[in-house]
Molecule: c-di-GMP-I-GGC riboswitch aptamer
Organism: Bacillota bacterium
RNA sequence: UUCGUCAAGGGCAAAUCUGCCGAAAGGCAGAGACGCAAAGCCACGGGCCUAAGAUCCGCGGAGACUAGAUGAGACUGCGGGUUAUGGCAGCCGGGUUGCCGGGG
Numbered sequence: 001u002u003c004g005u006c007a008a009g010g011g012c013a014a015a016u017c018u019g020c021c022g023a024a025a026g027g028c029a030g031a032g033a034c035g036c037a038a039a040g041c042c043a044c045g046g047g048c049c050u051a052a053g054a055u056c057c058g059c060g061g062a063g064a065c066u067a068g069a070u071g072a073g074a075c076u077g078c079g080g081g082u083u084a085u086g087g088c089a090g091c092c093g094g095g096u097u098g099c100c101g102g103g104g
Stems, first nucleotide, its partner, number of pairs: 001103004011036002016031006034090001040096003044093003047088003053083009065071001
């Protein structure tokens, strides 16, 4: 530097279940193994997930102001849209560190 066909000692742990954290996505711990040669680490680029907050729309409630109507409409319930400041490293690329063995 390259490779993971063979060996040895090992390592990690998908789904699912339980507990905890979180609005959610998801995370952590235990059980559990579908897989993994970086399935070690880093959200830098793309992608994907979520939408608390913010904002917009629809349908209601409420109803200051007004002589009244039109209008205006703080606040508020439900439904929907947009949005990452939240996530995913076991989606791809990139960065970085590294065990064992083979080749050069």